[in-house]
The RNA shown here (small-subunit ribosomal RNA) has 1515 nucleotides and comes from an uncultured Bacteroidales bacterium.
RNA sequence: UUUGAUCCUGGCUCAGGAUGAACGCUAGCGGCAGGCCUAACACAUGCAAGUCGAGGGGCAUCGGGGGUAGCAAUACCUGCCGGCGACCGGCGCACGGGUGAGUAACGCGUAUGCAAUCUACCUUAUACAGGGGGAUAACCCGGAGAAAUCCGGACUAAUAUUUCAUAAAGAUAUUUAUCGGCAUCGGUUAAUAUUUAAAGGAGAGAUCUGGUAUAAGAUGAGCAUGCGUAUCAUUAGAUAGUUGGUAAGGUAACGGCUUACCAAGUCGGCGAUGAUUAGGGGUUCUGAGAGGAUAAACCCCCACACUGGGACUGAGACACGGCCCAGACUCCUACGGGAGGCAGCAGUGAGGAAUAUUGGUCAAUGGUCGGAAGACUGAACCAGCCAUGCCGCGUGCAGGAAGACGGCCUUACGGGUUGUAAACUGCUUUUUUAAGGGGACAAUAAGUUGUACGCGUACAACGAUGAGAGUACUUUAAGAAUAAGCACCGGCUAACUCCGUGCCAGCAGCCGCGGUAAUACGGAGGGUGCAAGCGUUAUCCGGAUUUAUUGGGUUUAAAGGGUGCGUAGGCUGUUAGGUAAGUCAGCGGUGAAAUUUUCCGGCUUAACCGGGAAUGUGCCGUUGAUACUGCUGAGCUUGAAUAUGGAUGAAGUUGGAGGAAUGUGUGGUGUAGCGGUGAAAUGCAUAGAUAUUACACAGAAGACCGAUUGCGAAGGCAUCUGACUAAUUCAUUAUUGACGCUGAUGCACGAAAGCGUGGGGAUCAAACAGGAUUAGAUACCCUGGUAGUCCACGCUGUAAACGAUGAUAACUCGCUGUUGGGUUUUAUUACUCAGUGGCCAAGCGAAAGCGAUAAGUUAUCCACCUGGGGAGUACGGCCGCAAGGCUGAAACUCAAAGGAAUUGACGGGGGCCCGCACAAGCGGAGGAACAUGUGGUUUAAUUCGAUGAUACGCGAGGAACCUUACCCGGGCUCGAACGGCUUUUGAAUAAUGUAGAGAUAUAUUAGCCAGUAAUGGCAAGAGUCGAGGUGCUGCAUGGUUGUCGUCAGCUCGUGCCGUGAGGUGUCGGCUUAAGUGCCAUAACGAGCGCAACCCUUGUUGUUAGUUGCCAGCGGGUAAAGCCGGGGACUCUAGCAAGACUGCCAGCGUAAGCUGCGAGGAAGGGGGGGAUGACGUCAAAUCAGCACGGCCCUUACGUCCGGGGCGACACACGUGUUACAAUGGGGGGUACAGCGGGAAGCUACCUGGCGACAGGAUGCCAAUCUCGAAAACCCUUCUCAGUUCGGAUUGGAGUCUGCAACUCGACUCCAUGAAGUUGGAUUCGCUAGUAAUCGCGCAUCAGCCACGGCGCGGUGAAUACGUUCCCGGGCCUUGUACACACCGCCCGUCAAGCCAUGGAAGCUGGGGGUACCUGAAGUACGCGACCGCAAGGAGCGUCCUAGGGUAAAACCGGUGACUGGGGCUAAGUCGUAACAAGGUAGCCGUACCGGAAGGUGUGGCUGGAACACCUCCUUU
Repeated sequence: UUUGAUCCUGGCUCAGGAUGAACGCUAGCGGCAGGCCUAACACAUGCAAGUCGAGGGGCAUCGGGGGUAGCAAUACCUGCCGGCGACCGGCGCACGGGUGAGUAACGCGUAUGCAAUCUACCUUAUACAGGGGGAUAACCCGGAGAAAUCCGGACUAAUAUUUCAUAAAGAUAUUUAUCGGCAUCGGUUAAUAUUUAAAGGAGAGAUCUGGUAUAAGAUGAGCAUGCGUAUCAUUAGAUAGUUGGUAAGGUAACGGCUUACCAAGUCGGCGAUGAUUAGGGGUUCUGAGAGGAUAAACCCCCACACUGGGACUGAGACACGGCCCAGACUCCUACGGGAGGCAGCAGUGAGGAAUAUUGGUCAAUGGUCGGAAGACUGAACCAGCCAUGCCGCGUGCAGGAAGACGGCCUUACGGGUUGUAAACUGCUUUUUUAAGGGGACAAUAAGUUGUACGCGUACAACGAUGAGAGUACUUUAAGAAUAAGCACCGGCUAACUCCGUGCCAGCAGCCGCGGUAAUACGGAGGGUGCAAGCGUUAUCCGGAUUUAUUGGGUUUAAAGGGUGCGUAGGCUGUUAGGUAAGUCAGCGGUGAAAUUUUCCGGCUUAACCGGGAAUGUGCCGUUGAUACUGCUGAGCUUGAAUAUGGAUGAAGUUGGAGGAAUGUGUGGUGUAGCGGUGAAAUGCAUAGAUAUUACACAGAAGACCGAUUGCGAAGGCAUCUGACUAAUUCAUUAUUGACGCUGAUGCACGAAAGCGUGGGGAUCAAACAGGAUUAGAUACCCUGGUAGUCCACGCUGUAAACGAUGAUAACUCGCUGUUGGGUUUUAUUACUCAGUGGCCAAGCGAAAGCGAUAAGUUAUCCACCUGGGGAGUACGGCCGCAAGGCUGAAACUCAAAGGAAUUGACGGGGGCCCGCACAAGCGGAGGAACAUGUGGUUUAAUUCGAUGAUACGCGAGGAACCUUACCCGGGCUCGAACGGCUUUUGAAUAAUGUAGAGAUAUAUUAGCCAGUAAUGGCAAGAGUCGAGGUGCUGCAUGGUUGUCGUCAGCUCGUGCCGUGAGGUGUCGGCUUAAGUGCCAUAACGAGCGCAACCCUUGUUGUUAGUUGCCAGCGGGUAAAGCCGGGGACUCUAGCAAGACUGCCAGCGUAAGCUGCGAGGAAGGGGGGGAUGACGUCAAAUCAGCACGGCCCUUACGUCCGGGGCGACACACGUGUUACAAUGGGGGGUACAGCGGGAAGCUACCUGGCGACAGGAUGCCAAUCUCGAAAACCCUUCUCAGUUCGGAUUGGAGUCUGCAACUCGACUCCAUGAAGUUGGAUUCGCUAGUAAUCGCGCAUCAGCCACGGCGCGGUGAAUACGUUCCCGGGCCUUGUACACACCGCCCGUCAAGCCAUGGAAGCUGGGGGUACCUGAAGUACGCGACCGCAAGGAGCGUCCUAGGGUAAAACCGGUGACUGGGGCUAAGUCGUAACAAGGUAGCCGUACCGGAAGGUGUGGCUGGAACACCUCCUUU
């Protein structure tokens, strides 16, 4: 890190340590260590094993002596001396050093054994060494050859070689005695017979050294055995010298080691054989440990030395720097023939990410030879290179604030940070440089002298020799002087800001960052970590209890075999003995050293090194113990089984019988349909169906009873009945005496489908056909219909074969049903055994849940699991007639897949409820014309925004100019406006010209502020700082608004429940418009919403009466509240009252409901408004305003003229007017309210047909003014494109305004279009509502207003009801959804990439088999040639490396083509699954189909809903 969140399961990933490492950046010093992991690839060059003259013959070379010649130099001679090349001989070369190819093995480790063995040099002991012989190398002579080398002749020696003698302690054979053991036998003793030895050298000598034999020791080696030691069973059988025996041979020795004969064994599930991989161990790394990994360096063992084979020599080899043969390769060559083997040390090439010098010395340690000196020694000791690792040191220390400069950030006249950091002052000198001093490693060398003892030896003293190296160390001087980087900073994980970039460039270990505000990219500043290093990569362990021995699991997450029987194996009741294998204890041996731990010590410390101790968990031996396990014999009865007697059941197998239904046939009755569906059609039927009735036949299945009933191991089993078979259980306790449990392999059984053969065939019914449905319909529905369904025999062997729960045994509260048996009771009671259900305690569990029928607590045995996909696939094997089954991977790919539960959302799930949601009504829209908005199109521009509901008479509550944002053209650039500062000029201002389309430019005139002045105000010009932008981003925002919705919801505190997300409260019953209230209640309270408080309207009272009113009184007019007056009324507008289910009746616990109830103006919220919870839609708006960021700056700013926003094939929305008679026209007569009015409303008068004009008056308004229409009365029209309707068009006008051409409204005259009530569909409205009628207002010069907002007038119809449509609320249910159904998601096809299977073949490899050939060589045989002989040459036989041939098997590579799989961008077709997913899903099987899939058959619930039954709980 899976989820919206949670718990769990589970994988992936990180933090730690390590390395023979490599790479990147960086780098001051020292100590200690390490350094081809790859090509056991090929190697130039040098070196790595010699030595001994005290074994020998000798003398090539060097030195000396002597001699000859010569003046001398020198030349020659001389083995005489020191010595010594080559040669004979001795010893060594089998050690040391390298490498890890091979080897899965007695190879290694550990422990034993050899009574089955050898051992040079060394040590100890005993004994001995007498006399002969013949050769040969060197040297010399000759020859062959290019060379390597070889051949011939002649001479000669030995510690070379050989013979004779001597000899037993040796060997062999036979016998004797005695002791012992471990089977063969061994030791000791005695006798006889046979047989086998030798070498000399040095020295004056003493003597030393060497030789031979035997015994013993030591060392080294060989052999054998127990135990341990990798993966694969998709390797299950292997084996002919194979296993054993007898005899012989061979060996140091046992042994089929070899041969002959005989027997047929031997190994293997406790893993033989085969394949693959690999040197093993001490150790090393990691880990708490157990483990896991490892096999560099150092030590032990093994194996190898170009590849393969072979022997020789030797004490020891089948021999790294030896030999022979074969092969490959390289080199030399005169082409005849020869030479070679770095996996020794350096070094070279190659390979590779990658690993050093062709160094010094034998001074020390060690080795070989030697009497010694000494020689040799790439063993070794040192040095060189490399930060490869570990360890240590340093790059300074102290003071120092103006908190400097610079950098970075910022809310920017400032502050923060870098930072006491620097500068500056003082101090120190490790390190550095220079100049001096300067070890240890060196001693028992030889030798000399002395002492001790008889020699010789021992001891003491003297005594040459240093590669490293003038190094370590140390002294003095100088001077902060010479010395810091790397990685990281989203979480994990310590460390944050700015700029750039804009899903680009890039980052990334996992999760994931980047699409304009990136702490995640790049840079910078700052910070964090480590530090001469730091990071990255690779690998190992850890974390990972993620293979679980310690220490896991299997109902649903991966995981219980379909079931039983049973073999091996594992486990096994009770009692007391025996034994002592396991077990436990003591002791002994071993477990090499190094390593590890610890103590002490040495290098200044540390790393490192030295000494001591511990550990080494193991193996072996021995002596004891006997609880447990084992073994053994003897008992017991409770486990198990048997017997006797009952009982039970759909247990099984095989016969027989019966009825209902169905189909068919025949006959009768009977007539037009039947059948089928959502609706239809196909089909059947006048040749008589369906229906009905009688008879007959056939096959299959068993209604009711019937049930969480019963039986069975599981699958499964149901009419009745016979026979046969099996089981379970109860009772009695009789018998046996642990006889038991489990169970790998094995055997048997095993639904349905399917297969084979033969029957049978009624029904049903895959496939198939037809009809429907549908966009299609290979389906669901319908009509038919074949396999099959049934029987017998055989096969198959699988299912959701499920309780998704293996078997057995024991233990652990209760309640309540039921089946069978028994005992018991007055009883329908109680108890008990065996089953079968429900609910629950404890406990368990992730939870759901399980809970004596455990998923609790234990024991034994078996099976199975280890992330998802690929895949139950491929390949191989086994089984099957086939279908197929069983067994069963990998590459590749993902960071999840999954379980349970939670909250939501959703459902073509359920329940309850509401709403003009439907229904019931009224009136509209959709058709017409026009108006208006939108889309589209057009255009220079038709500015922009709003787009389902929630855009479209919306922003706009007024587009001719302006507005205006758009287009064209002409201008300006401090700019059209505003502010600050500087400066110049001028009052401000007003008017008139000229040019121009205008902006503008220009000219003239008038005017001349305050103050003494400076200066101030104002204006203009110039300069400067702030401008300006309807440019972008509503997905950076504020504010405002729409919608769900005036829906009844949304939450909190405390408590309680739950591991938790969460739940409870807020649920339930009743009620309400309402989460409104009441009751109940692990909840009790509270908040935002609801309601109320506010405004208005309806009634009354009271107060107050002007501009309102006028009843009474008075006056007055043609009339009029006109006047005096009045407050009664209306009204105005303040204050009060009033309504609360308060009263009554019924129902109800209550809340509350019902009632043409009473009263009341009003009755259950009286009507209307304002008021909009938590939130949702990244909803709308940057163009109302504000605002972050980005962009433009002689333009994306701004001014002006003109145009456009008004276009017009078309489509949609919203309206207006109509289509007429409930109407139109004419005439007459009434009645409102809200409001408006000074550049205004205008009475009244005059003119005009009229719009209006000219006068005139009142009113800054309860005063004046604007003012109704429907209605009502009278009349006309008479159903028509009309006296309906008014569009359009022509003409004439009025008004506003600089200006009505584009593009205003109104008036008059004329014209008189479409339209006769509107398809599918759709909208509004429940009462003063709809409908209808007019009036007012805002904006406004005017107006495109038929719009919007208000006002009053007239004034209905209908609601049974909640089934359905839409929206919403609550509860519940399912879910694979959570971007939440506009969700998720499956398969084919198409495209790209990747890995993989098959495949005609092609090709390669290792191993085996058979046959042919067969080098060297051992052994054996022959041996006419050589030799006196011994013997040899030569020839042959056996075996074999190698080579060849052949047929198979196995393992790889490649392969036209082909199969599926995985991953990819927004492709194509459908919609299979998740909700009842729209046909419930899924499992097995069969058939069919483009594809998901469909259908048949059997099964499952891991299906919803409803009904019923049963059970439980409560009352």
The coordinates come from a structure-prediction model, not an experiment, and the mean pLDDT is 82.